The prediction has a mean pLDDT of 80. A computed fold for a 76-nucleotide RNA, annotated as transfer RNA. Its Rfam family is "tRNA". Rfam classes the family as a transfer RNA.

[in-house]
RNA sequence: GGGGACGUGGCCCAGUUGGUAGGGCAUCUGUUUCGCACUCAGAAGGUCGGCGGUUCGAUUCCGCCCGUCUCCACCA
Numbered sequence: 001g002g003g004g005a006c007g008u009g010g011c012c013c014a015g016u017u018g019g020u021a022g023g024g025c026a027u028c029u030g031u032u033u034c035g036c037a038c039u040c041a042g043a044a045g046g047u048c049g050g051c052g053g054u055u056c057g058a059u060u061c062c063g064c065c066c067g068u069c070u071c072c073a074c075c076a
Base pairs, nucleotide, nucleotide: 001072002071003070004069005068006067007066010025011024012023013022019056027043028042029041030040049065050064051063052062053061
């Protein structure tokens, strides 16, 4: 330098013929207990890596950039 895959709450992931994002763990509150833990119920937490484009509408499609992984090439 070229090809490919990926980027979604604190962590791990799901989410397609484009239609306002969900699960588990963790956290908080309540429940329960003499108390803690467990159980059960509830809550908070996301500008979907960034900037543009297409569209009535983009996590999703297109372009560029950034980052991670991987293969190839080049130099030594």